[in-house]
RNA sequence: AGAGUUUGAUCCUGGCUCAGAACGAACGCUGGCGGCGUGCCUAAUACAUGCAAGUCGUGCGGGAAAGCGUCCUUCGGGAUGCAAGUAGAGCGGCGAACGGGUGAGUAACACGUAAGUAACCUACCUCUAAAUUUGGAAUAACCCCGAGAAAUCGAGGCUAAUACCGGAUGUGGUUAAAUUGUCACAUGGCGAAUUAAUUAAAGGUGACCUCUACAUGUAAGUUACCGUUUAGAGAUGGACUUGCGCACCAUUAGCUUGUUGGCGGGGUAACGGCCCACCAAGGCUGUGAUGGUUAGCCGGCCUGAGAGGGUGUACGGCCACAUUGGGACUGAGAUACGGCCCAGACUCCUACGGGAGGCAGCAGUAGGGAAUUUUGCGCAAUGGACGAAAGUCUGACGCAGCAACGCCGCGUGAGUGAUGAAGGUCUUCGGGUUGUAAAGCUCUGUUGAGUGGGACGAAACUUUUGGUGGAUAAUACCCGCCAGAACUGACGGUACCAUUCGAGGAAGCACCGGCUAACUACGUGCCAGCAGCCGCGGUAAUACGUAGGGUGCAAGCGUUGUUCGGAAUUACUGGGCGUAAAGGGAGUGUAGGUGGAAAGGUAAGUUAAAAGUUUAAUUUACGGGCUUAACCCGUAAUCUGCUUCUAAUACUGCUUUUCUUGAGUAUGGGAGAGGGCGAUGGAAUUCCAGGUGUAGCGGUGGAAUGCGUAGAUAUCUGGAAGAACACCAGUUGCGAAGGCGGUCGCCUGGCCCAAUACUGACACUGAGGCUCGAAAGCUAGGGGAGCAAACAUGAGUAGAUACCCUGGUAGUCCUAGCCUUAAACGAUGGAUACUAGAUGCUGGAAGGGUUAUUCUUUUCAGUGUCGGAGCUAACGUAUUAAGUAUCCCGCCCGGGAAGUACGCUCGCAAGGGUGAAACUCAAAGGAAUUGACGGGGGCCCGCACAAGCGGUGGAGCAUGUGCUUUAAUUCGAUGCAACGCGAAGAACCUUACCUGGGUUUGACAUGGGAAUGAAAGCCCUUAGAGAUAGAGGACCUUCCUUCGGGAACAUUCCACACAGGUGCUGCAUGGUUGUCGUCAGCUCGUGUCGUGAGAUGUUGGGUUAAGUCCCGCAACGAGCGCAACCCUUGCCCUUAGUUGCCAUCAGGUCAAGCUGGGAACUCUAAGGGGACCGCCUAGUUUAACUAGGAGGAAGGUGGGGAUGACGUCAAAUCAUCAUGGCCCUUACGUCCAGGGCUAGACACGUGCUACAAUGGUCGGCACAAAGGGUCGCGACGCUGCAAAGUGAAGCUAAUCCCAAAAAACCGGCCUCAGUUCGGAUUGGAGUCUGCAAUUCGACUUCAUGAAGCUGGAAUCGCUAGUAAUCGUGGAUCAGCAUGCCACGGUGAAUACGUUCCCGGGCCUUGUACACACCGCCCGUCAAGCCACGAAAGAUGGGAGUACCCAACGUCGUUUACCCAACCGUAAGGAGGGAGACGCCUAAGGUAAGACCAUUGAUUGGGGC
Repeated sequence: AGAGUUUGAUCCUGGCUCAGAACGAACGCUGGCGGCGUGCCUAAUACAUGCAAGUCGUGCGGGAAAGCGUCCUUCGGGAUGCAAGUAGAGCGGCGAACGGGUGAGUAACACGUAAGUAACCUACCUCUAAAUUUGGAAUAACCCCGAGAAAUCGAGGCUAAUACCGGAUGUGGUUAAAUUGUCACAUGGCGAAUUAAUUAAAGGUGACCUCUACAUGUAAGUUACCGUUUAGAGAUGGACUUGCGCACCAUUAGCUUGUUGGCGGGGUAACGGCCCACCAAGGCUGUGAUGGUUAGCCGGCCUGAGAGGGUGUACGGCCACAUUGGGACUGAGAUACGGCCCAGACUCCUACGGGAGGCAGCAGUAGGGAAUUUUGCGCAAUGGACGAAAGUCUGACGCAGCAACGCCGCGUGAGUGAUGAAGGUCUUCGGGUUGUAAAGCUCUGUUGAGUGGGACGAAACUUUUGGUGGAUAAUACCCGCCAGAACUGACGGUACCAUUCGAGGAAGCACCGGCUAACUACGUGCCAGCAGCCGCGGUAAUACGUAGGGUGCAAGCGUUGUUCGGAAUUACUGGGCGUAAAGGGAGUGUAGGUGGAAAGGUAAGUUAAAAGUUUAAUUUACGGGCUUAACCCGUAAUCUGCUUCUAAUACUGCUUUUCUUGAGUAUGGGAGAGGGCGAUGGAAUUCCAGGUGUAGCGGUGGAAUGCGUAGAUAUCUGGAAGAACACCAGUUGCGAAGGCGGUCGCCUGGCCCAAUACUGACACUGAGGCUCGAAAGCUAGGGGAGCAAACAUGAGUAGAUACCCUGGUAGUCCUAGCCUUAAACGAUGGAUACUAGAUGCUGGAAGGGUUAUUCUUUUCAGUGUCGGAGCUAACGUAUUAAGUAUCCCGCCCGGGAAGUACGCUCGCAAGGGUGAAACUCAAAGGAAUUGACGGGGGCCCGCACAAGCGGUGGAGCAUGUGCUUUAAUUCGAUGCAACGCGAAGAACCUUACCUGGGUUUGACAUGGGAAUGAAAGCCCUUAGAGAUAGAGGACCUUCCUUCGGGAACAUUCCACACAGGUGCUGCAUGGUUGUCGUCAGCUCGUGUCGUGAGAUGUUGGGUUAAGUCCCGCAACGAGCGCAACCCUUGCCCUUAGUUGCCAUCAGGUCAAGCUGGGAACUCUAAGGGGACCGCCUAGUUUAACUAGGAGGAAGGUGGGGAUGACGUCAAAUCAUCAUGGCCCUUACGUCCAGGGCUAGACACGUGCUACAAUGGUCGGCACAAAGGGUCGCGACGCUGCAAAGUGAAGCUAAUCCCAAAAAACCGGCCUCAGUUCGGAUUGGAGUCUGCAAUUCGACUUCAUGAAGCUGGAAUCGCUAGUAAUCGUGGAUCAGCAUGCCACGGUGAAUACGUUCCCGGGCCUUGUACACACCGCCCGUCAAGCCACGAAAGAUGGGAGUACCCAACGUCGUUUACCCAACCGUAAGGAGGGAGACGCCUAAGGUAAGACCAUUGAUUGGGGC
């Protein structure tokens, strides 16, 4: 510090996700040790049991028992001493308000921080001053009586105090009066002196005899200490007040009657409506009152670079609470966790009458929960209460126990060791890896186990010894100080140390597709499963599970949850709003924010210094202590804040004075569809009346509905009505926007220009508010010509609730009032300033030239286009900014749900404004790029259309396919690009299929062992369908040899490796092939442009069959394609002439190159030539090239073939072959017989033959090319009607044969008919091939003589030696050809042209497509799941209002009741108690509403 994920790829926007750190954690697997910490986050739920607050006899009275001893005894016991002035209880004092727990409540002066109290209190403690005097009456304990189950209570009697109550004194305090000093901040504070009134106490312990009395020593007395009282001061702790800070919701906007203030009282420690009476009507609020929800606050802790964000466990400070609610008492202090009273809920005891209780103290239990410990030891230390002290108490605390819950440290060994062992695993079978790892050898001893020693924490208090000081009469006593000694350890026989043993007891967890370090095998087969995101898994998964190996961390490792970070994804630091989410429809203006120039003052903001505070701990730095670290200690820094004071005055603020440039006013001009009202004009449309006139009009792509003989349309004249204003008219003008258009008049707003004068910052923006606001719509009343939602027809359509046509109502128009929304758009808020230009238009002004029309320059205001810098993701924008800056407002934060629901508000309604969530997805989106596509555009090509010729589709048959059938009908090919295709030939074989019968190292290959060379094979024979099995017969392998044998070959047998598979996967593959397409395209290097994908080149202008060539050009070159080179054909030449040829010469035949001969010609087959826009003319850019012409056998690639770029279709083929993986192995191998591949209601493709006269048939007669042939072609001859047979010449082929070419031509017959057309089908008889012709061959002949008379929709081929037509040959092959491949004969028609159909190429454009239009995608409906809204209602909750009842209790009032202290001789009084009444009031009750939550038949939309 970033990364993954939207796309075919790119840049951007934007969300989601990951890597980091942390935790009071939990869960899974695992677990050696130690140190230091931490440990109910949930039920503030309920609690058994024990403990957690007592202490003082130096405040007081009283005072046991057990036990032991002594004495007495009637042996029952009694007395007495010790125990013991002990235990336990009581009165009294102090404490119990601390310490400990919890976080329910609380949004508050609760907390934090800084101040204030001149408005206050403070026990114990310290200091100062002064006292501590004299009396009295009770009461508990105790005794006794009684009530009660108990808790407890009542009556009577006795007694003490530092308990209670009087009197005295008054250092002082308080109050009142008048005097005075000083301080201050308004009330006032602190003092001084005078007078008057009022106001206090308690003793205890020790010691002594100086003074007095008795004369022993004690008492009075004195003294010391501890107490007590009155004051003053301090310290400590508290109380109250204030500034600032401190959560969310405005779908909470108004709240408040003790409320706000005053006067006077009451009350309090104290101010105060804190409370009361009266008076006034105030107080709070957009700087968020009131209401609702949530929450203890802080130091800190976590994270972060920081700013921030989150959090408040442990430790520390504050607050609140103690079963729930209320109340007071006591006290210095409480409205009191381990106190009291009342009410409620709950639990327990009960004799049913009544009582008792409160773990949110420490342990512990139940419950809840994912989850949180021992009913431990000790007061040794620290701290606290009491005490004079010893001491007692202390679940505070110190320790131990449990828990890997966290942090830190240590260990599980170290060195050496290569046959690189064994085993595992992978393998290309060679090896690699685990791996120096192990074993082995040499060591060490942390830890562990054993044995032995053994701490620090302890020093005080106290006691005691010595010294010294105070006090005193004093050397006692006492108090204080110094020095020494004694006493005290829960942890713990722990830490630590020494020694012995011995590598011995001690490693796991997660991950390994990318992010993210780490890869293979097997299993599984969209299953099982994984997953943080993207995504893996459908038979070769580095992603699932296991194994081996590896990576990471390590006594832990992972997962889950939460927080911050990354996230600049709320942007103060540090974001945006033309198109990605986002500018309010426009203006006006309130609050607010901001604001021109100069000077003076001030010092609020600002800056600086100082002071105070910011508890400690924490954090950081340094140093130190535990062996180190964690941890702990010390010092320093920090604590960024607040307060006070001083200084500075640039800027901002405030204030005073001034200025004119911002703004405004006045004057003179100017333009304008700016607004309102009134009047008025012509054209057009429709309607009405009349005339003329006759059959149509109208409408459309074409029609129809409609109108019209009752006279339309057309045309003329007259009239009526309403609405809108042609031309001018223009990216012209005006207005804030919406918007505004005939003409004239009246009223009226704003703007611009020019020059001077005046005011003197008066300005900009603007939350709320107010006003305006297209169209549609609404209300009321008018109006209504045209147009026209709805509606009605017609047409069209599969349908057509549409587009088109004919009609037509609201509405459109006017008046008055609502509505308030638009893609209300420049998708661009307003204002101000600055920042290159060029060129139009509108309205002014000034200057110059011209006689003038007018030309030109400058400038102000407005409105357009182009364009530079800059900006921008790009597109683009660019003085009218989206540039550079300032000010103010509005708005945005992933997509969907949704501008929806609920609530509120506006509206007559329709609806508008405001405006969520649950749930769901990993994207949604912007701009640009390359393709593809378009019933987009431009250019061009092709038998693509058109123009023609001939077919298919109808018939019969052949053949292939589908479907069906079947034991099997083997398999593959399936739009073009499968279907006379693989198959150039299924009767057996082929053959892969079916049935049946055999066989198992095999039909075939290699290797080992044994046997044999009469075994096998061959011939014959038996059984059998055959395979096969058995028997017999002829035939005794080759080579070397030391003659023993060995080797080779062949066969059989045995066992195992293996053979074998037309079994699966063409979506694992190689190879081969099809197709786009013989279309003209496809790319690269360097350079340049672009952030980039990419572009350029390859586009443009011409031209071509062609990316063919030329020109131009930020491109320059190159490659694969095109073309050419190759074959064939067309012309010529040369060479060579047999089997081919025969002109000339000769011979010869019925005829014939038949013969001699020839080498001319044809031809054969080798080599050359020839054609290149080379020549001429014209056009074009002096080009490429095109058009025409000459010559030429051939003319513009001459015709044909071979040749197929980058790629596309997961195209076809595992059944040609090869091959990975999987599968079968007495079978899915192999052998054999028979059957099947030839089936048949049907459908399709490709063909043949026809339907006839351009024909059929009969006869005659002519002319080819290219092939094949020895297991062959087979002549001539003979036989047969024929297929064919017979016999046989020739030929291994330019020699012989197949072989007859056919159409054509000549002649005869047929004469338009199901025929002398057509030949299917069927019957009979034959021929040939073959082992075999039944399933299932071809051919011949006789007979039979079906459909069919030119074929619907649709569709195919062909542009010249082509189509059409005619025959010929070949491969395969025993036989079988309408198929396929090849050959020649005869031999046309048409092409205007590119609008349209199909396919293709280039450029351009749109795109939400990229699996690419066979794309993408919208809505209803159907099924399932999920969350939400509405709903008659139902249930529950907290808060408030009004009223009723009213406990305890304070306060007040009252009484005919009661009472020890004081006064009073007594009556009585003062004072107190009790009762009653009153105000307030918790709980409870009643009533009517509001709010929130849950639920609800049914219903609504939404998501997946």
Predicted 3D model of a 1504-nucleotide RNA (small-subunit ribosomal RNA) from a metagenome. Rfam family: Bacterial small subunit ribosomal RNA. Gene Ontology terms of the family: structural constituent of ribosome and ribosome. The RNAcentral record of the sequence draws on SILVA.